[in-house]
Context: one part of a larger RNA
RNA sequence: AUCUAGUUGAGGGAAUUCGGCAAAUUAGCCCCGUGCCUUCGGUAAAAGGGGUCCCUGCAAUUGUUGCUUAGCAAUUGAUUGCAGGGUGCAAUGACUAAGGGGGUCCGACUGUUUAACAAAAACUUAACUGACUGCCAGCCUGUAAAGGUGUGUAUAGUCAGUGACACCUGCCCAGUGUCUGUACUUUAAACUUCCGUCCAAGGAAGCUAAGAGCAGGUAAACGGCGGGGGUAACUAUAACUCUCUUAAGGUAACGUAAUACCUUGUCGUUUGAUUGACGACUUGCAUGAAUGGUGUAACGAGAUCUCCACUGUCCCCAACUAGAAUCC
Numbered sequence: 001a002u003c004u005a006g007u008u009g010a011g012g013g014a015a016u017u018c019g020g021c022a023a024a025u026u027a028g029c030c031c032c033g034u035g036c037c038u039u040c041g042g043u044a045a046a047a048g049g050g051g052u053c054c055c056u057g058c059a060a061u062u063g064u065u066g067c068u069u070a071g072c073a074a075u076u077g078a079u080u081g082c083a084g085g086g087u088g089c090a091a092u093g094a095c096u097a098a099g100g101g102g103g104u105c106c107g108a109c110u111g112u113u114u115a116a117c118a119a120a121a122a123c124u125u126a127a128c129u130g131a132c133u134g135c136c137a138g139c140c141u142g143u144a145a146a147g148g149u150g151u152g153u154a155u156a157g158u159c160a161g162u163g164a165c166a167c168c169u170g171c172c173c174a175g176u177g178u179c180u181g182u183a184c185u186u187u188a189a190a191c192u193u194c195c196g197u198c199c200a201a202g203g204a205a206g207c208u209a210a211g212a213g214c215a216g217g218u219a220a221a222c223g224g225c226g227g228g229g230g231u232a233a234c235u236a237u238a239a240c241u242c243u244c245u246u247a248a249g250g251u252a253a254c255g256u257a258a259u260a261c262c263u264u265g266u267c268g269u270u271u272g273a274u275u276g277a278c279g280a281c282u283u284g285c286a287u288g289a290a291u292g293g294u295g296u297a298a299c300g301a302g303a304u305c306u307c308c309a310c311u312g313u314c315c316c317c318a319a320c321u322a323g324a325a326u327c328c
Base pairs, nucleotide, nucleotide: 002324003323004322005321006320007319008318009317011315012314015313020310028052029051030050031049032048037042039164053086054085055084056083057082058081059080060079061078062077063076064074065073066072067071087091099308100307101306102305103304104303105302106300107299111123112122127162128161129160130159131158132157133156138149139148140147141146165295166294167293168292170225171224172223175222176221177218178217179216180215181214184213185212186211191206192205193204194203195202226244227243228242229241230240253287254284265281266280267279268278269277270276
């Protein structure tokens, strides 16, 4: 020289970097003050500003005591305010102790999770919906006896989906599933009748359950939700129309999105410059409505963009402290 753990740093202040990672800033208490938004509870310690130690003087309130008691006084106690002055680099002097603001996405929230690479947008949740179940229920465990739910009783229990709240939740039952019905068709064994010279094997007919066929229901069940041609007095586009076709042909809403291939789409804002971010448009390769759609205050060690402050992240490194290592 180097490494580990720290301390300090002129001027600049994120130029570093995938990214402010790390570090720095902030910090306690008192006072003032506090926007947008909002489910009116919050947001909120929002933000932002001032003070904080010692001495002196004055003023106010008040306790106690005394007196000659509208009050005055005290070597007097407590609290508060104002003013002046003082020390130090620094007065919550150490320790302790939030950096802050704004936009968007996701998830409502508190909570839970991969003990030892993942804490999340995953799980849960209140709430909403559907299915089964009338009680010796249904569901679960057990071969069974029996047991649990439950010494509960539909405002209950079990199962499944969505996931606060607000506004909503369109069309399709053709397929698969499931439920209901079924005069009729199909249909096993058993049983009956007959054939089999008698018995038997064997054969035939009749009868017949569930199931299937058949007829319906059901999508907050699994799921699904088109193509081509023409048309308006600039052009463009097509409210309109023709046609093929389906079970029905994607409604509202949102949309280049955690979904968009083309794509760094186009326009605007932000920057000196932006494959970024945000706001619009939107012909959506391949959004879309409880496989929930779209919003949303609050919340988040969630993801992303940005502003202020701050800094050795950097320009560009230097010095110091303790240790390691080197060396002996």
The part of an RNA shown here (large-subunit ribosomal RNA, domain IV) has 328 nucleotides and comes from a marine metagenome. The RNAcentral record of the full RNA draws on SILVA.